Predicted 3D model of a 1466-nucleotide RNA (small-subunit ribosomal RNA) from an uncultured prokaryote. Its mean pLDDT, the model's own confidence on a scale to 100, is 82. The RNAcentral record of the sequence draws on ENA. Rfam family: Bacterial small subunit ribosomal RNA.
RNA sequence: UGAUCCUGGCUCAGGAUGAACGCUAGCGGCAGGCUUAACACAUGCAAGUCGAGGGGUAACAUUGUGCUUGCACAGAUGACGACCGGCGCACGGGUGCGUAACGCGUAUAGAACCUACCUUUUACUUAGGGAUAGCCUUUAGAAAUGAAGAUUAAUACCUUAUAGUAUUGAGUUCCGGCAUCGGGAUUUAAUUAAAGAUUGAACGGUAAAAGAUGAGUAUGCGUUCUAUUAGCUAGUUGGUACGGUAACGGCGUACCAAGGCUACGAUAGAUAGGGGUCCUGAGAGGGAGAUCCCCCACACUGGUACUGAGACACGGACCAGACUCCUACGGGAGGCAGCAGUGAGGAAUAUUGGGCAAUGGAGGCAACUCUGACCCAGCCAUGCCGCGUGCAGGAAGACGGCCCUAUGGGUUGUAAACUGCUUUUAUACAGGAAGAAACCCACGCUCGUGAGCGUGGCUGACGGUACUGUAAGAAUAAGCACCGGCUAACUCCGUGCCAGCAGCCGCGGUAAUACGGAGGGUGCAAGCGUUAUCCGGAAUCAUUGGGUUUAAAGGGUCCGUAGGCGGAUUGAUAAGUCAGAGGUGAAAUCCCACAGCUUAACUGUGGAACUGCCUUUGAAACUGUUAGUCUUGAGUUAUAUGGAAGUAGAUAGAAUGUGUAGUGUAGCGGUGAAAUGCAUAGAGAUUACACAGAAUACCGAUUGCGAAGGCAGUCUACUACGUAUAUACUGACGCUAAUGGACGAAAGCGUGGGGAGCGAACAGGAUUAGAUACCCUGGUAGUCCAUCGUUUAAACGAUGAGAACUAGAUGUUGGGUUGCCUGUCCCUUUAGUAUCGCAGCUAACGCGUUAAGUUCUCCGCCUGGGGAGUACGCCGGCAACGGUAAAACUCAAAGGAAUUGACGGGGACCCGCACAAGCGGUGGAGCAUGUGGUUUAAUUCGAUGCAACGCGAAGAACCUUACCAGGGCUUGACAUCCUGCGAAUUUUCUAGAGAUAGAUUAGUGCCUUCGGGAACGCAGUGACAGGUGCUGCAUGGCUGUCGUCAGCUCGUGUCGUGAGAUGUUGGGUUAAGUCCCGCAACGAGCGCAACCCUCGCCUUUAGUUGCCAGCAUUUAGUUGGGCACUCUAGAGGGACUGCCGGUGAUAAGCCGGAGGAAGGUGGGGAUGACGUCAAGUCCUCAUGGCCCUUACGGGCUGGGCUACACACGUGCUACAAUGGCGGCGACAGAGGGAUAAUCCCUAAAAGCCGUCUCAGUUCGGAUUGUUCUCUGCAACUCGAGAGCAUGAAGUUGGAAUCGCUAGUAAUCGCGGAUCAGCAUGCCGCGGUGAAUACGUUCCCGGGCCUUGUACACACCGCCCGUCACACCAUGGGAGUUGGCUUGACCCGAAGGCGGUGCGCUAACUUUUAGAGGCAGCCGACCACGGUCAGGUUCAGCGACUGGGGUGAAGUCGUAACAAGGUAGCC
Repeated sequence: UGAUCCUGGCUCAGGAUGAACGCUAGCGGCAGGCUUAACACAUGCAAGUCGAGGGGUAACAUUGUGCUUGCACAGAUGACGACCGGCGCACGGGUGCGUAACGCGUAUAGAACCUACCUUUUACUUAGGGAUAGCCUUUAGAAAUGAAGAUUAAUACCUUAUAGUAUUGAGUUCCGGCAUCGGGAUUUAAUUAAAGAUUGAACGGUAAAAGAUGAGUAUGCGUUCUAUUAGCUAGUUGGUACGGUAACGGCGUACCAAGGCUACGAUAGAUAGGGGUCCUGAGAGGGAGAUCCCCCACACUGGUACUGAGACACGGACCAGACUCCUACGGGAGGCAGCAGUGAGGAAUAUUGGGCAAUGGAGGCAACUCUGACCCAGCCAUGCCGCGUGCAGGAAGACGGCCCUAUGGGUUGUAAACUGCUUUUAUACAGGAAGAAACCCACGCUCGUGAGCGUGGCUGACGGUACUGUAAGAAUAAGCACCGGCUAACUCCGUGCCAGCAGCCGCGGUAAUACGGAGGGUGCAAGCGUUAUCCGGAAUCAUUGGGUUUAAAGGGUCCGUAGGCGGAUUGAUAAGUCAGAGGUGAAAUCCCACAGCUUAACUGUGGAACUGCCUUUGAAACUGUUAGUCUUGAGUUAUAUGGAAGUAGAUAGAAUGUGUAGUGUAGCGGUGAAAUGCAUAGAGAUUACACAGAAUACCGAUUGCGAAGGCAGUCUACUACGUAUAUACUGACGCUAAUGGACGAAAGCGUGGGGAGCGAACAGGAUUAGAUACCCUGGUAGUCCAUCGUUUAAACGAUGAGAACUAGAUGUUGGGUUGCCUGUCCCUUUAGUAUCGCAGCUAACGCGUUAAGUUCUCCGCCUGGGGAGUACGCCGGCAACGGUAAAACUCAAAGGAAUUGACGGGGACCCGCACAAGCGGUGGAGCAUGUGGUUUAAUUCGAUGCAACGCGAAGAACCUUACCAGGGCUUGACAUCCUGCGAAUUUUCUAGAGAUAGAUUAGUGCCUUCGGGAACGCAGUGACAGGUGCUGCAUGGCUGUCGUCAGCUCGUGUCGUGAGAUGUUGGGUUAAGUCCCGCAACGAGCGCAACCCUCGCCUUUAGUUGCCAGCAUUUAGUUGGGCACUCUAGAGGGACUGCCGGUGAUAAGCCGGAGGAAGGUGGGGAUGACGUCAAGUCCUCAUGGCCCUUACGGGCUGGGCUACACACGUGCUACAAUGGCGGCGACAGAGGGAUAAUCCCUAAAAGCCGUCUCAGUUCGGAUUGUUCUCUGCAACUCGAGAGCAUGAAGUUGGAAUCGCUAGUAAUCGCGGAUCAGCAUGCCGCGGUGAAUACGUUCCCGGGCCUUGUACACACCGCCCGUCACACCAUGGGAGUUGGCUUGACCCGAAGGCGGUGCGCUAACUUUUAGAGGCAGCCGACCACGGUCAGGUUCAGCGACUGGGGUGAAGUCGUAACAAGGUAGCC
């Protein structure tokens, strides 16, 4: 999708999470816990320590002294605030802003480096000095914080001795290497050290070397997206010199050179910390970078340095900025991205807890102190793991609930109750750990300047925790989601396109397994669902592992650069490749084994692995590189040959048009038909001459040539190319081809020519509802030439180029070759071109040596439809426009091939009263009848194209009757059950319109076990009755219709991946899918036909109620008689293309003929395949569901269904003379009457005679008046008929339309059902009795085959665009706002550097001074800030405006799909 195969997207089932939300919640273990605002932070804590460095003594304690006995004094002691000094503060902890980078990862290098504490080794630890904090005094300030003076110490600072195997410079020499060079030995010169403390030991300090550790640096490789970012760069690239650094280096400066990077992606923009790892996946991959580990970066924002072994320093400093706070307004203070915590943001993430007991860190000799690192506890189902909520028995299968076919059954369900058992967990009580080993103390041992070991002792935040025991008792503990398909699990009720559901498909419009509730079920379970995100499925970006004729996709073609790939053979090499070894690949993680917590999660130990990188040793087949050689790829040459190949020039004839002249006269031209147009001013036609431009008939083709576009008269010149054959030559020179270049139909553009015909635009005429079209008459640009420019086409074989291989057949073009039978021949080969076809391929169609087959190489392109080949940007262009090329948004499809139908204003064939040929009608009139409409209290309901409308209704005055009004009934008019009474039944009267109500009379039956029972009536009770109320779209049954059309299917087989096909098609033939023949089909079924009924002929049987030939009789087949005939009704026969001829294929059959009552189905009937129309009917009947129940039920009276401005259908009667009227007048069939061949209903038209004479009539009979008849309880509304009177329309009917092919049409009457009565209707019957059919072009319907299709609700289909309305996203837009960024300039904090240093100055000196140092000042650099100008920059808003998308059934047309009505498309 009707169904199929394919393509292709969308969606789901799995796993996962630092999650969140909803409902729910018993316990424990182990983990995890701001993914958002690197937003702002109150408060507390997070880095100190050392008195065994120092001066000392603010607080505390001890001791001592003094005395006034509760005070003072004393650093004397333990200790120690602040201070000097040492070490630490660069670790630990946090965060992920920045960073696309040597940042990270990996592997290397330093012959270019540093390293405090620690370890080892060697040597040393000399002699002096001057200050300064603190303290004290004074002083500024609100504070923060200072200032001055005096005085003092050191492991602080300074001077000095000593100095090699130290450092630096210059030499000599040896060895080595990797370029600069490295190492050893040696000579010489210069230069730098130190600290003490302690009762002792242990401890420190200095120099050098080495180790270890930790940093720094450099390099190879790897490391996101965008080309709508293509060029970037002036310290830039290199050199020299100097400076600087721990160290190399444009790291910095000066000078010199002009380099350096980039399509293997520079530069620019966007995004982002990287890795171990984590999730997913079979893997390859894809995604992520929480927790843990490693590295980096950052610490309010920006800049800067200082100190130091280490910082350009999270809890340091300085400056600038923003923000917050204090202030006495002068000035100050601060930085949770440490742990807690607060506010804010957010869907969302915890305690302002305990402890240093353990591990680790800092300091210390140590004790010890500090440690929000850490160890623990608290909160949270956030995750993983484990446990529990009981177990066994128990059927009256309980009550209740739910469902049903409802006296009953099913289910919930052994579930519960009940009995027995257990006690994990929870609760209570009791006991109660491991984690502790050290340091340290004491003792001892080995030992003896060091150190190690043993025994005992001390120390637990967690915590009275884990764990164990005891007690009692099923006691303390189940939810959530789902149940239409995918997908495990179904019923009832409510609702009624509402409310709602939904991951996708899709549910809901009165029977919803899809919404809501309930019962039941399914799945998981202390959780379950939802949402979000990632991988998977997805081979849906395809390396593993996709495609490209038609589905998305081959560039329009060729040349050619880079790149990729590349023939044969020999040697070398070893880059790729392969193998061995070594190094590395941190730990954790994953995997395996074992072990520890009762198990598991978790953890530990060991192994394996880490697919990688580097080094090294080999191998040498292949690839590469290199050196040779070769000829088959490629090319050159020679000979021959080919063509509409190109460019330029010349030239020819036909046609057309125009001009001139002649002849000639009324039209020409054009169309479906016309008109516009031309023409008496002479057209058209015709003849002659002339001119013009364009295109080249025949040949001509399935032909040829060209790279493609394309190329066509003939000749010439120039140029290019292909092919064949063969000699010679070059020797892989090749293939492909991004960027690039050239060519490139038509149209269109510029300039200059040209212009016959044709012909956009335009004008006119037609057509049309309109016709800005199709048709016609004209006609400009254009078409032609030259030259520029454009660069697109359905530029197509919708098929990229090259190479190789893989059956054939046939035709044809060019070249060569063979043969003879020398031809219009044949063989063979090669280069093209075309058709068919094997294998193979393909979703199929198809392709098939010219591949879409099998392989190789290279390039282009594709990744759902629409938006859109569009917007923006850029490039090209004179413009038109072209190239490149998105997104938002929207849909669940869009698409290819094939199949079956249906349809076509496609084709072929055939049939039918379908047309045609005829006959008669309808449509006009009056009436009848039905319907619509209108009216009405009601005009009951249904039927609505054919296939409703004289239909349901084979018959409405009441009844019918379903409708309306009024007055009445409620277990009911009717069924079953129960109770009571009464037999049933019947007579009469009263009231009332009646229903009904009241009264009244007669009667007392049948069976009986004597209790009662059956039938019937009345009353009562509730179960129920009742409903022509709704749904024919819930149904059965019945029916109509296509259509009495010839079709509709099946089994097996075969074909096709499949839907399906075949059979059923084809050739004939038939009324027929009827039959014959053929055939991958062979058979069969339902239909057709036949069998059945009836009519037509004959025979036979039988003759009553039938018949009567002959014989009698008679009014009469009445009777006797007869059964021949007719007839009746049983049984048979008969017709079968059987016979003949022709034709056909020798078939089926057809045509003609004979015989025959009948001839090709003899006439008629019954009989209706699979199915279609949700056709009709719930008002025949039946029936599900819903609805009503003192009424939507039932009864009664009256009314209505019969109304009437109108419209339609079906009929009757007519309009007359083929007639009317009057008279006479024969023959039927079938049916009915309860029975009846007996009796009755029973009689026409025709025919004969008369009259009427063309008139609104002696036509026609409507209407009306009146008198009657009949039926019926009753003819007013509302029956039929009869008599008399009245005497309307109508003079043959517009457009249109119906029936009929023979005993038919037409015409004439007769009967029946229904029915009391009522027919012009219906159903039957016979009488009289025609015309025409050439034929299948057309209209309608149907059948079969074929074709096209974008239709499948199937043409009453599908579907396009404008306009109008609503919403959504988006482009442009005068501008405006903000961010980012660039250039130039201004300003120039702090700071280091450089200069200066007239001011200041303790250490040293050779001392009136000098050296050195410092403040200050100046300079260059530079953060913030400012001004101006910008940008291929990114966003927001923006009047107005452009298109796009989506919307309920809007408007206008009908463009496409069929030949879509003008073939469509580019």